The RNA shown here (small-subunit ribosomal RNA) has 1514 nucleotides and comes from a Saprospirales bacterium.
[in-house]
């Protein structure tokens, strides 16, 4: 330095989506990977290596797939002059048992893998040894003849062999007898020797040989036996007579009930026999981290089979795929007499079917088979051939290239993004494939020569032989030329947009999409992933720890058996020696080849090949270890039991007594009701009830103590005594020495309710009746009331039989209560044993929660579970009187179902509190007319919206026209109205004619400024860009609103607390109109609201006084004027209320006080001022918008009509009914607004509406304007009235272009309903209700009785918070979450699907019994044939199909029938979820259309409330 050796280590594991408002588990479903002998769909350019009927083991037309040998034979026959060669029917040999196909049957020693045979065969091969003498026979073909249609087949004469036969010889051969050694696990091999009987042979030849016969051994190739492994059903639990064994026989190559005779009763089976069903088995193979799971194509072994079912015959080998007999089917020939067939052999047909290929080439190569060879078959094989059926490669160009072109798609659209360097266009290369031209390797022998040493074998010399195939391969040539598609693109899961479409069409693995803005339908654009493919589908493995051995559960989610004795099995304290079954190592042997997996090598790479080594986790067999498990032996005591002494209890059973209660009965007392209920009726009562008394009978249970108490294995047990029985615990530590634990199967107990038989019946009490209730009440309430309840005895056998917790042993903080022992004298007190609660540490749990009585931390045994429905149902079996009980599917159906806890909402659940909620008032509406608006109707049109509260005198604050959006006619179309741009024309305006309902259309006169000028103003017309829409979506929006609600709430940050959703803060103690304030508190702060800041009102101050004001002075009809700033007022700026002051009460917020001051007092009153958010609340007709949609009309202009209709219903209001009243006269007092196309004074006229004339006032100066109620007088006198004012008639007056449909208003006349209003309802707590009048907007007018303001007059009542109804907080239950207007059950109709039963009927296989029997096998046999062996015949068993019989099982199908399962919007109830309105709910009975109800009994998986006990804190 390199090789070698041993250690150790080594490669492997991904998730997502669905259950909900939200979380977190459980648990199902789906999907992403990978595979295929695959099929369809769309597309396709090459190659190389594979691979190809999975269905009909249906049926087959053609053609081929097994022959060879003349060197075994006599012969025919050709060809040759002949010699001699070719050829071959037939006979004889060796081969047709191999090779090829198939997966029917098979759950088997079939196969796999070990071993075994001392119980066996083996033809051709190879080795040894030995031998082959001798005689005789037939028969095929050939000839002669018969019969048949044919296939064939008969007779009659002769003939050959390596064909048969006989004789001889022979041994290590058989067989019989019987011995001796050795050797082996038993029979028993083997060697050796001996006597006796009996068995062989074949020729051919070129003389070299080849072939033949016998023993013996080799190999090779079978045969049998054996351990071990090898689906599924127990709703298959028993099977078995040749069965098990045993003796002898026969049989066979060989054992062996394989067969048969006779003995004996035995085998097998819960470790799963047998019986159904299913399947050929390995190696392998595909998944997978592996353990597994699924599989058994192509390759290989190994079995089966050959049209279906039996037989046997040759042979070494077969019961034989291209061989025989026989019976079936079926096809097929025929002259009808009868024959002939059997592709699961290679193509190839046909049918089946989603679906699988050429009637193809060569024997060149490999390999068979015969032969001395040459050679000759050889659909084995080796090629080619069709098919993307896989798996590997390959190309379909590369570089350069921006005006980032056109086009095409989108957009915030004068632009801008994507397709996109893609393309064009430049250059450059040429694999495949086109075209020329070369051209393989697979071939190397046999056969012949020479040598070696002679065959065998080897070397050597020469020479033949290629189907693929002129194919791989290589070389030139020319050219970007010929070559890309499918699939997705909502999330998983890569990848986005526009149009169409509108719950339609359609997609969809699985959640889910589509009902007018779909990234989810369909197309395009663009994009992602794969690519000569790519997607679907179907299967199987994964993922799925979702059957969990690796790797799971079972308190409540699916799951612990109702308890217990207890077989079998499992599993088991301590110590010692001993074995070596388990277990460990080591060596060996075997685990076929190909496969896998690793180096290396061949084909241009790779697939694929070859080659080496690994692996093959398994079995055998030796040898050794000996801790542990098991096995012997022996021991020990701590586990278990036993003793002895004590103590405990509603343990169990039988008997006896016992008193209180009901109830009935008799007496008595006494009168009229009594009893129930929410309320009442039924019921009983004057024949004397109920009540009270007394006194008797009966049956049933056992107040008080009595408690998370105490007993028992559970179920369950309760007066007191007595017997009999069982048991637990202490304490001693005296006994035995693991005797223990658990416990399929079995046994036996096992509430209540049911059943049988007989007793008993007192109470309650299913059915049942009756009364109630109610829409109805097959209930809840109430009278009554049988069964049953009690009791013997048998059954039943199930309950929420619950700790929803299987037994049993150990470990692992603690604290506190109690029951029963010990320890002490002790009720005190630490300990200790064994029960029974409660809280809590670790830890464990999804969580609630369990925590030495575990759900914790281990180990043992046992039983249970695998989404939900259907279903604990059906069939089937066991068990029972019976009801029923155990056991226990399936089809089909759904993505759920569920458990814990969260946060809302809700509750005919609870605690607190508030509000005109109610409740105490006052006044109204619901009746009557009227006006208005809605509704319905009408209608050409009656335009749209608003539709519980939160529409309905509402958008509308004012519809004759206009408004108008609606109808009918007439008319316009770049348009009705605006801006801009070009052209060209004319002022503008202005008058006037015609038509015509108007719009409009036409026609005519007169007619310009500015500016030199261009031109510019104005106005038409043409044109071009912007039109228009009260048309549709308020569910697409923006803004505006309306409501919970002027309710007190609604969030964050940061921290803490919980796996999580969330929670804590916000809750809790006070208070408060208020989450307002205070006080605690794992919270600390903070935000949006509450509240204050802002308007208006009450007082007072101050300033300032016109148009307001006038005390004082003057003056006048009149603050009129002068004057005055005091007062009232006007509008600025300021003050004032703050629980600030006292008293009580409180820790403090903070409440009480007819408290004091004050104008006011606890927010002084009223207004603006609406948190987060609900109601898809309202409006596209206020006004903007998005998309749709319309454009000679849905758009605009005009005219008329209509938005006023009118059996009818609702809503809000006027005005009423009258005397607290009307009506006439007279008389007093506001505020707050409005006015110039207005308000209008005053004066005339008119009864008046008004007109006419005409003064102030653009307004603290003038008008409107008169305020009404109110007081004073007179009248009316209770009545449809001097109430009431509709309704109609008549005449006017005003506005307006115009009052006809449709205005107001005024005068005369007219005088309707109405006499205080059912049920129900409504608003209102103080300047309120109520009543009284005034003003404005809007507007020519006005349908105003409304609407918004304004002020006079001015009250009653509120004990309270049960209740109604709405709302706030805390809690408490929910199966609700679209949140109770929630959710949700059951018949019942209806439609679909799957499925049970069922009178029948129809198939199937399989199995008994018997009758029959073909071939054939084995027997018997006198006639016949033969010399004889034998044959024929005929006959006995057994036997395939066949046939009858009766049964079981399977499966189909069926008249009627049961139930279940699905389905937007049927029908009856509402059962369940809240206390669900009667808590539910298990289990039994009954009863009831239905859900269901009711009785026993038992559960909490039952709310609210009280009290008891106990925990926990002081």
């Nucleotide at each position: 330095a390199a090789a070698u050796u041993c250690a150790c280590u080594a490669u492997g594991g991904a998730g997502a989506g669905u259950u909900u408002g939200a979380u977190u588990c459980u648990g199902g479903c789906u999907c992403a990977g990978g595979a295929u002998g695959a099929a369809c769909g769309c597309u396709a350019g090459c190659g190389g290596g594979a691979g190809g009927c999975c269905u009909a083991a249906u049926a087959c037309a053609u053609g081929c797939a097994a022959g060879u040998c003349g060197a075994g034979c006599g012969g025919u026959u050709c060809a040759g002059c002949a010699a001699u060669g070719g050829a071959u029917a037939g006979c004889g040999g060796c081969a047709g048992a191999c090779g090829g196909g198939u997966g029917c049957g098979u759950a088997a020693c079939g196969c796999g893998u070990a071993u075994g045979a001392a119980a066996c065969u083996u033809a051709c091969c190879c080795u040894a040894c030995a031998c082959a003498g001798g005689a005789g026979g037939a028969u095929a073909g050939c000839c002669u003849u018969g019969g048949g249609a044919a296939a064939c087949u008969g007779a009659g004469a002769g003939u050959a062999a390596c064909c048969c036969u006989c004789c001889a010889u022979a041994g290590u051969c058989u067989u019989a007898u019987a011995a001796u050694g050795c050797c082996g696990c038993a029979u028993g091999g083997u060697a050796u020797a001996a006597u006796a009987a009996g068995u062989a042979a074949a020729a051919c030849u070129c003389c070299g040989g080849u072939g033949g016969u016998g023993u013996a051994g080799g190999a090779u190739a079978g045969u049998c036996g054996u351990g071990c492994g090898u689906c599924c059903g127990a709703u298959u639990a028993g099977c078995u007579a040749g069965u098990u064994g045993g003796u002898g026989a026969g049989g066979u190559a060989a054992u062996g009930g394989c067969u048969c005779a006779c003995c004996a009763a035995g085998g097998c089976g819960a470790c799963g026999a047998u019986c159904g069903g299913u399947a050929g088995c390995u190696g392998g193979u595909c998944u997978g981290a592996g353990a597994g799971g699924a599989u058994g194509a192509u390759c290989a072994g190994c079995c089966a089979c050959a049209c279906g079912g039996g037989c046997a015959c040759u042979g070494a080998g077969a019961c034989a795929c291209g061989g025989g007999c026989c019976c079936g089917a079926c096809u097929c020939c025929u002259a009808c007499g009868g024959g002939a067939g059997g592709c699961a052999g290679c193509a190839g047909u046909a049918a089946g079917g989603a679906a699988u290929a050429u009637u193809g080439g060569a024997c060149a190569a490999u390999g068979g088979a015969c032969g001395g060879a040459a050679g000759u078959c050889u659909g084995a094989u080796c090629c080619a051939g069709c098919c993307a059926u896989c798996c590997c490669g390959c190309g379909u160009g590369g570089a350069g290239g921006a005006a980032u072109a056109a086009g095409g798609c989108c957009c915030u659209a004068u632009g801008g993004g994507u397709u996109g360097u893609a393309a064009a266009c430049u250059c450059c290369u040429u694999u495949a494939g086109c075209a020329g031209g070369g051209g393989a390797a697979u071939a190397a022998a046999a056969a012949g020569g020479u040598c070696a040493u002679u065959u065998a074998u080897g070397a050597u010399c020469a020479a033949u032989u290629g189907a693929a195939g002129g194919u791989a391969c290589c070389c030139u040539g020319a050219g970007a030329a010929u070559a890309a598609g499918c699939a997705c693109c909502g999330g998983c899961u890569a990848a986005c947009u526009c149009c169409g479409u509108g719950c339609c069409a359609g997609c969809a693995g699985c959640c889910g999409c589509g009902g007018u803005a779909a990234u989810a339908c369909g197309g395009a654009g663009g994009g992602u992933g794969c690519a000569a493919g790519c997607g679907u589908u179907a299967u199987c493995c994964g993922g799925a720890u979702u059957u969990a051995c690796u790797g799971g559960g079972u308190u409540u989610a699916a799951a612990g058996g109702g308890u217990g004795c207890g077989u079998a099995g499992g599993c088991g304290g301590a110590c010692u020696a001993u074995u070596a079954a388990g277990u460990c190592a080591a060596a060996u042997g075997u685990g076929a080849a190909a496969g896998c997996u690793u180096g290396c090598a061949g084909c241009u790479u790779a697939a694929c090949u070859g080659u080496a080594a690994g692996a093959u986790u398994g079995c055998g067999u030796u040898u050794g270890a000996u801790a542990c498990u098991g096995g012997u032996a022996g021991u020990c005591u701590u586990g278990a039991a036993u003793a002895u002494g004590g103590u405990a209890g509603a343990a169990g059973u039988u008997g006896g007594c016992g008193g209180a209660a009901u109830a009935a009965a008799u007496c008595a007392u006494g009168u009229a009701g009594c009893g129930g209920u929410g309320a009442a009726a039924u019921g009983c009562u004057u024949a004397g009830a109920u009540a009270u008394g007394a006194u008797u009978u009966a049956g049933a249970a056992c107040a008080c103590c009595g408690a998370u108490u105490g007993c028992g294995a559970a179920g369950g047990c309760a007066g007191c005594u007595a017997g009999c029985u069982a048991u637990g615990u202490c304490a001693u530590a005296a006994u035995u020495g693991a005797c223990g634990c658990u416990g399929a199967g079995g046994c036996a107990c096992g509430a209540a309710a049911g059943c049988g038989u007989g007793g008993g019946g007192a109470u309650c009490a299913a059915a049942c009746a009756g009364g109630a209730u109610u829409a109805g009440a097959u209930a809840c309430c109430c009278u009554g009331g049988u069964a049953g309840u009690c009791c013997a005895c048998g059954c039943c056998c199930u309950a929420a039989a619950c700790g929803a917790u299987g037994a049993a042993u150990a470990c692992u903080c603690g604290u506190u209560g109690u029951u029963g022992g010990c320890g002490a004298u002790a009720u005190a007190c630490a300990g200790u044993c064994a029960g029974c609660g409660a809280c809590u540490a670790a830890g464990c749990g999804a969580a609630a929660g369990c925590g030495u009585u575990a759900a914790g931390u281990a180990u043992u045994c046992c039983a249970c579970c695998u989404g939900g429905g259907g279903a604990g149902u059906a069939c089937g079996u066991u068990c029972g009187c019976a009801a029923g009980a155990a056991u226990g599917a399936a089809a089909c159906u759904c993505a759920a179902a569920g458990a814990a806890a969260u946060u809302g909402g809700c509750g005919g659940g609870g605690g607190u509190c508030c509000g005109c909620a109610c409740a105490a008032g006052c006044g109204g509406u619901g009746g009557a007319u009227u006006a208005u608006g809605u509704g319905g109707u009408u209608u050409a049109a009656u335009u749209c919206g608003a539709u519980g509260a939160u529409a309905c005198g509402c958008g509308a604050g004012g519809a004759a026209c206009c408004u108008u959006a609606c109808c009918a006619g007439g008319g316009c179309u770049a348009g009705a109205a605006u801006g801009g741009g070009a052209g060209g024309a004319g002022a503008a305006u202005a008058u006037g004619g015609g038509u015509g309902a108007a719009a409009g259309c036409u026609c005519a006169u007169a007619g310009c400024u500015a500016g030199c000028a261009a031109u510019a103003g104005c106005u038409g017309c043409u044109u071009c860009c912007a039109a228009g829409g009260u048309g549709c979506u308020g569910c697409a929006u923006g803004g505006u609103u309306g409501u919970c609600g002027u309710c007190a709430g609604c969030u964050c940050g940061u921290g803490c607390c919980g796996u999580g959703a969330g929670g804590u803060g916000u809750u809790g103690g006070g208070u408060u109109a208020a989450g307002u304030c205070c006080c605690g508190c794992a919270a600390c702060g903070a935000g949006c609201g509450c509240a204050a800041c802002c308007c208006c009102u009450a007082u007072c101050g101050u300033u300032a006084g016109u148009u307001a004001c006038c005390a004082u002075c003057a003056u006048u009809a009149a603050g009129u004027u002068g004057g005055g700033g005091a007062c009232u007022c006007u509008a600025g700026c300021g003050a004032c209320a703050c629980u600030g002051c006292c008293c009580g009460c409180g820790c403090a917020a903070g409440c009480g006080g007819a408290g004091a001051g004050g104008a006011a007092g606890g927010a002084g009153g009223g207004g603006a001022u609406g948190a987060c958010g609900u109601c898809a609340a309202a409006u596209c007709a206020u006004c903007a918008u998005g998309g749709c949609c319309u454009u000679u009309a849905u758009g605009c202009c005009c005219u008329g009509g209509g938005c006023u209709a009118c059996a009818c219903a609702c809503g809000u209001a006027a005005u009423a009914c009258a005397a607290u009243g009307g009506u006439a006269a007279g008389g007093a007092c506001a505020a707050a607004g409005a006015g110039c196309a207005g308000c209008c004074a005053a004066c005339u006229g008119g009864u008046g509406a008004c007109a006419g004339u005409g003064c102030g006032c653009g307004a603290a100066u003038c008008u409107c304007a008169a305020a009404a109620a109110c007081c004073u007088u007179a009248u009316c006198u209770c009545a449809g009235u001097u109430c009431g004012g509709a309704u109609c008639g008549g005449a006017g007056u005003c506005u307006g272009c115009a009052a006809c449909u449709c205005g107001a208003c005024u005068c005369c006349g007219u005088g309707a309903a109405g006499c205080u209003g059912g049920a129900a309802u409504c608003g209102c707590u103080a300047g309120u209700a109520a009543u009284c009048g005034c003003a404005g907007a809007u507007c020519a007018g006005c349908c105003a009785u409304g609407c918004u303001g304004c002020g006079g007059u001015g009250a009653a009542u509120a004990c309270g918070u049960u209740c109604c109804c709405g709302g706030a907080c805390c809690u408490u239950g929910c199966a609700c979450a679209c949140a109770c207007c929630g959710c949700c059950c059951g018949u019942c109709a209806a439609a679909c699907c799957a499925u049970g039963g069922a009178a029948g009927u129809u198939g199937g296989g399989a199995g008994u019994a018997c009758c029959c029997u073909a071939a054939g096998a084995c027997g018997g046999u006198a006639g016949c044939c033969g010399a004889a062996a034998g044959g024929a015949g005929c006959u006995g068993u057994c036997c395939a199909a066949g046939g009858u019989a009766a049964u079981a099982c399977c499966a189909g199908u069926a008249a009627c029938u049961g139930g279940g399962g699905u389905u937007a919007a049927g029908u009856c109830g509402u059962a369940a979820c809240a206390a669900g309105g009667u808590a539910g709910c298990c289990g039994u009975a009954c009863c009831g259309g239905a859900a269901g109800g009711u009785g026993c009994g038992g559960c909490u998986g039952g709310a609210a409330u009280a009290c008891c006990u106990c925990c926990u804190u002081u």
Rfam family: Bacterial small subunit ribosomal RNA. Gene Ontology terms of the family: structural constituent of ribosome and ribosome.